[in-house]
RNA sequence: GGGGCUGUAGCUCAGCUGGUUAGAGCGACUGGUUUGCAACCAGUAGGUCACGGGUUCGAAUCCCGUCAGCUCCA
Repeated sequence: GGGGCUGUAGCUCAGCUGGUUAGAGCGACUGGUUUGCAACCAGUAGGUCACGGGUUCGAAUCCCGUCAGCUCCA
C1' cells in the first nucleotide's frame, strides 16, 4: 500500500429478508426475604446503534466516505 471481518447498555452479545416500541445475559441501584452476607424474588436506571453524508414515506439494517480494532497478502 491492497483485500476481508468487526464496531449496538458498564462487560459479553442478539437484532433474519428496511416497518413504526432497540433487546438478552451478567453487572449497578432500590425494595422484599435473612440476625447479617450470599443466593432467590420483584422492580428501576442505563444506548449519539463508531462518526459524517446519501437513498427511502421509513435506516441499527441499504450505498459512499472517514476513524478505530483484528486478520490475510505484498